[in-house]
Context: one part of a larger RNA
Formats: sequence, C1' cells, structure tokens
RNA sequence: CGCACACGGUGGAUGCCUUGGCAGUCAGAGGCGAUGAAGGACGUGGUAGCCUGCGAAAAGCGUCGGGGAGUUGGCAAACACGCAUUGAUCCGACGAUGUCCGAAUGGGGAAACCCACUCACUUGUGAGUAUCUGUAGGUGAAUACAUAGCCUGCAGAGGCGAACGCGGGGAACUGAAACAUCUAAGUACCCGUAGGAACAGAAAUCAACCGAGAUUCCCUGAGUAGCGGCGAGCGAACGGGGAACAGCCCUUAAGCGGGCAAGACUUUAGUGGAACGGCUCUGGAAAGGCCGGCCAUAGUGGGUGAGAGCCCCGUACACGAAAGGGUCUUGCACGUGAAAACGAGUAGGCCGGGACACGUGUUAUCCUGGUUGAAUAUGGGGGGACCAUCCUCCAAGGCUAAAUACUCCUGACUGACCGAUAGUGAACCAGUACCGUGAGGGAAAGGCGAAAAGAACCCCGGUGAGGGGAGUGAAAUAGAACCUGAAACCGUGUGCGU
Repeated sequence: CGCACACGGUGGAUGCCUUGGCAGUCAGAGGCGAUGAAGGACGUGGUAGCCUGCGAAAAGCGUCGGGGAGUUGGCAAACACGCAUUGAUCCGACGAUGUCCGAAUGGGGAAACCCACUCACUUGUGAGUAUCUGUAGGUGAAUACAUAGCCUGCAGAGGCGAACGCGGGGAACUGAAACAUCUAAGUACCCGUAGGAACAGAAAUCAACCGAGAUUCCCUGAGUAGCGGCGAGCGAACGGGGAACAGCCCUUAAGCGGGCAAGACUUUAGUGGAACGGCUCUGGAAAGGCCGGCCAUAGUGGGUGAGAGCCCCGUACACGAAAGGGUCUUGCACGUGAAAACGAGUAGGCCGGGACACGUGUUAUCCUGGUUGAAUAUGGGGGGACCAUCCUCCAAGGCUAAAUACUCCUGACUGACCGAUAGUGAACCAGUACCGUGAGGGAAAGGCGAAAAGAACCCCGGUGAGGGGAGUGAAAUAGAACCUGAAACCGUGUGCGU
C1' cells in the first nucleotide's frame, strides 16, 4: 500500500412525517377612498429585541349580545403588578379614540419634515385655508353697456385595487425554410374609462317565393364556402341542436332611484348532540390481539403514549341574535324620468383609408378624412357588380334583466396533485439576508422525546471547549451539531497478500 471482515468518524442521501403550497368544485363577495384609502414612518407593554395588535384614550376604551373559568397575544420560560361567578380573558355587532407621511388637499419639501395665515373660546386647544368641474350668488377691467377675470356658498371629482370589459393608439422577433404584399396580430405594450359583470340588443335583420322573428353564449354546420406573392397561411355564413329568454320609450309613461315601515329568508358570535367494558395478552404506553356488549338520520375528519363509531374535539340532525349587513315581497310619501316630439349636411355619389373570413378583385355590405348631396310612405333601404320582377324591412333618437367572462378576497369541501433540490421565490420573522447608483435581481434554512422528564451531583480540564461517571427515558449510537442516517471521503483493530 492492496483485499476482506469488524467497529467508528465525516456526510446528509433515503424512508416516514407536515405547519406550507398547487389545482379545482359549490356558495359568498366583487370594491376601498377627502367621514382621508391602499401602503407606510414613528410610537405604544413592568422588563432589551423582533413579530402581532393598537394609536398620545396606543397588546387597548364604551354599549349591546354570545360564552362560563380561569386570565394578563407570539418567539419565550421566569419574576412582578393585577383582573375574574358583582361573569374576567375570549368571540360577534355597533360605536369612541385614531400621532405623522401618503390622492395628501394651507405654502414648501430630499415622504413620515420645515414654515404659515384666518376664526372661535382665556393659556392651549379646536376648526378652516389645494386644484378642477357643476351650480347659485356677489364683485368687476382694457371699454359706455357688457364680457373676461376675481370672490363666496353648496355639491361632486381626484388616489388605490388581481383578472375579466369597452374604447383610443399600436410594434417587432417570428413564419413564409431568403424577403417586400402577407404572417405574427389588432397580439404584446401604452392611454382613457366603467361594472359586478361589461359590451350587444328589439330588424332600413335573415331567408328564398317556403318561411323565420332582439341580443349574448355553447355544440354543429366546417377546416366546408371562400380569401391568399392562390405561397406561408387566414377562414366564415345560412341552416340545425341547446343555455337563457322580455320587451319598451320619445304621444306622459315604460320605468328608475334612494328613504321609512312591516314580513319572510339569509349572514356576522353560538347551543344541544347517541353508544364500552375486561391488569385477558403483548408493550414504555392500547386505540392492537382475545372475550363479551352497545349506538348509528352520527362508521366525514382530527386528536389522544401504536391502528378508537361508543375517551376528547367533532360529525348526522335539531336549535339560536340585543345589534349590524344582504336579498325578496308588500305598503307609504318623495325625487327622477323631462328634452324632445319619427330622426338631413343624413342616405347616396366620387377620391383616400379602415372594418367585414373577403389582400380592390367582377366586390356587394358597414365606418369615415376630403368633396358633393337626395326623397319624405304615391317615399326609402336590402336581397354579394349591375338591371327588371318579386320578396322583405323602415336608417340617420333612446332604454333594457338573464344565459357569458374573470377571481385580489371569504367560507365549506375535493384531489390516481407536491411532500422540504419537490410544492409558491418564500412550510422557518421572505420579497427577508445579500447584490446593484438605479431599474432590478434574489437565496439558504423543517423533524429530540409520548412527555423536557433538556441530564441534580461527582471527576478531568483554562471557573473553558470537550469528555467520563451518575441520573431521566422504551430508547441517549433519541443529548439539544438531537428521527432514520446511504454513498463519496478519512480512520482503528484483526487476518491475508505484496
């Protein structure tokens, strides 16, 4: 040094576990904000820090309910002061307080700071003082009347928020095996704006000589008809089947809005809730085995020292609200509807664009930047160039639930979803530590035991680190660097080989 065996060290794989995730289903909710939001800063406890809660009335105050024995939030034990059957802590509802920043709004500003004015009441405190819009008044220039401007009262707006909607703008990579029309795609992105949905919507629609009867969504029609450097690709409609259904107004009324009252249901705390024993066995421990019972509208689930229908929490089922919220019905009074009155610079034409599955094509239809420009129901539009016949509808005013889309959020439940290199980036004080001037990037890190019973006391040692005894425990090779403890890697002992 090699091989083998035994025993270790190191290391943290594997197994098991789950407080956290992921994806859904069914319900709810779909907003918050000048009555100051979202998000923060700084404070706040008897005791330093962080988290949570709260706001100078500061882990809290009041009222009304629930509840019924301990409590004084967590890391985090201990001590101290207290509170509590005269009902605390805790849970729910409604209130009070709510520093400073932040739309931030008195002015300023390098957010959480600086500096003001006016009024009221004695200090000191309280209130007000941004901008825009609407409305009602006042005042009032150049400039006579006026108007602009300025001022005041009242009302509204502003900002935030995950996706979904509508509208205004609008790429490129890419594909076409290059590339320009085309595609990607009206996508990404930017802007505006709304709602719990939005948009659309009661035929100047389709159809085909039969007829249908607003809109929206799904299946089909159909990858069809078509469009297309007829390339790549793009891609309908009629009709049929379903979901859901609702019609109205401009003729003074269809309705709409909030308020009050009553009732019903529901929601925000909760309450009751069946039935088992055996030292019989193993074991540290029984819920396991054995024996004998019982309940079940309850044998979903979780916990308890292993695997419990009957031990605990629950579950089926049955109940429950002083106060607040929601929905519906009915009644009452009020407000609104309320400026228009059948649609003219419109329809249509021409030029240029755009939208239609349709790239200008033989291209109808829709929108409109330019330019023109009718008719008035004896009228007008459409039926894919255009004309006639025929059929059908009535533009240029407006409203309209449901079926549809989405999930930041709440509750219940589910999973041939993950199980700590997985699953969220984040199971753990994570958008943290750390990196970056900044925009931004962005981790690692779970597990003793049933219970701390977390090792009194003794010994070595530096009043160490670490270890040896003793003790606890079923187990300490479960000892806090703690379940299991693989491999690489490093040793010790023995044997064999060289």
This is a predicted structure of a 498-nucleotide part of an RNA (large-subunit ribosomal RNA, domain I) from a Gammaproteobacteria bacterium. Its Rfam family is "Bacterial large subunit ribosomal RNA". The coordinates come from a structure-prediction model, not an experiment, and the mean pLDDT is 85. The full RNA is in RNAcentral, with records from ENA.